A computed fold for a 396-nucleotide RNA from an uncultured Dehalococcoidia bacterium, annotated as Bacterial RNase P class A. The model forms 93% of the base pairs in the Rfam consensus. Its Rfam family is "Bacterial RNase P class A". It is annotated as a ribozyme. The coordinates come from a structure-prediction model, not an experiment, and the mean pLDDT is 77.
RNA sequence: CAAGAGGGCCGGGCGGCCGCUCCGGCGCUCGCGCCGGGGAGGAAAGUCCGGACUCCGCCGGGCAGAGCGCUGGGUAACGCCCAGGCGCAGCGAUGCGACGGAAAGCGCCACAGAGACCAGAUCGCCGAUGGCCUCGCGUUCGCGCGGGGCGCAGGCAAGGGUGAAAAGGUGCGGUAAGAGCGCACCAGGUUCCGGCGCAAGCCGGAAUGCUGGCAAGCCCCGCUCGGAGCAAGGCCAAAUAGAGGGACGUUUCCGCUCUUCGGAACGGAGCGCGGUGCCCGGCCGCAGUCCCCGGGUAGGCUGCACGAUCCCGUCGGCGACGGCGGGACCAGAGAGAUGGCCGCCGCGCGGCGUUCGCGCCGCGUACAGAAUCCGGCUUAUAGGCCCUCUUGACGC
Numbered sequence: 001c002a003a004g005a006g007g008g009c010c011g012g013g014c015g016g017c018c019g020c021u022c023c024g025g026c027g028c029u030c031g032c033g034c035c036g037g038g039g040a041g042g043a044a045a046g047u048c049c050g051g052a053c054u055c056c057g058c059c060g061g062g063c064a065g066a067g068c069g070c071u072g073g074g075u076a077a078c079g080c081c082c083a084g085g086c087g088c089a090g091c092g093a094u095g096c097g098a099c100g101g102a103a104a105g106c107g108c109c110a111c112a113g114a115g116a117c118c119a120g121a122u123c124g125c126c127g128a129u130g131g132c133c134u135c136g137c138g139u140u141c142g143c144g145c146g147g148g149g150c151g152c153a154g155g156c157a158a159g160g161g162u163g164a165a166a167a168g169g170u171g172c173g174g175u176a177a178g179a180g181c182g183c184a185c186c187a188g189g190u191u192c193c194g195g196c197g198c199a200a201g202c203c204g205g206a207a208u209g210c211u212g213g214c215a216a217g218c219c220c221c222g223c224u225c226g227g228a229g230c231a232a233g234g235c236c237a238a239a240u241a242g243a244g245g246g247a248c249g250u251u252u253c254c255g256c257u258c259u260u261c262g263g264a265a266c267g268g269a270g271c272g273c274g275g276u277g278c279c280c281g282g283c284c285g286c287a288g289u290c291c292c293c294g295g296g297u298a299g300g301c302u303g304c305a306c307g308a309u310c311c312c313g314u315c316g317g318c319g320a321c322g323g324c325g326g327g328a329c330c331a332g333a334g335a336g337a338u339g340g341c342c343g344c345c346g347c348g349c350g351g352c353g354u355u356c357g358c359g360c361c362g363c364g365u366a367c368a369g370a371a372u373c374c375g376g377c378u379u380a381u382a383g384g385c386c387c388u389c390u391u392g393a394c395g396c
Stems, first nucleotide, its partner, number of pairs: 001392010012345007020039009041367001045378002048376005053229004065225005070084005085099001086097004100220002105218002107214003123159001124156003129153002131150008168186006187211002189208008233302004244292005252269004257264002272286005309328008346365008
């Protein structure tokens, strides 16, 4: 320098004008004004996991169901993180992996192919044994012995061929032909022994012919899981209507009707009270009014901003992380504030000019936005910075 791998970080700055929300103080015409201060993110997102908190349920356990699944550690917890192991990919840095069990059982393995599991026989090989044909010899005429042939019964699975995968591979022996059928070596598995490691596992040795795959198919094994969620939950509590209780009031006389014998309705007369109005008359009204109280709606307050918090230092640990010391206070709305416009600068890209210092013009400056809080994962993100490592080339 080129091409890569891993990790960390930033993601605009200044000014002007007009606004928004919360807190504190002051003022008043009580919902506005003034002053001071706070006001989004690395993902606030998806709501996918795990918790805190709250209410309900609960003696304990199981079935069903769901989730998880190498080992050790971290953590409040996790399906997250760290370290390690194994497998796969890469020359490598490194990346990816639901990574328990296929000798418990069941199931599946498309297409092609004869056959897809304790298999199969299309081409092929053999035809030792049995059968048939034929020749020679022998014969006690039943047949026997020997040679040649057929490829009928039958045997075989090495080779060709199909496929992602065909009972491990190579060689020798063996055989009629063959085959882990036997043997040697190699790859793997299982069991045992020794060494290393907390463990997963690795290394070495011995024995054993043991040798398809799929469990993000059913299943088996192990571990975890009660439900609902801040619209959780708690407190205060209007108007109106209504249940309950209490206080005061519901005028007098006559007639008539009804009656549950308490009273009620109608008609008439007189008086009273209240309203209108300065007052009288007139007109209108006259049985309710007030208080207490449970629950609860609207509404308000709370939960709700000091916390598994953040920063710095130090110690322990390979690390995730933890201990200790010091310091900081860091949004809090409730139809939901954190915004809009303009100017200058910065940064990136492109074009033009260049005295190679730079100048001018144009374009771009993302993704997105709290709502009970926290730990993760995943996804989105213009542009830029830093560190470590790998491979290759060149120079010293």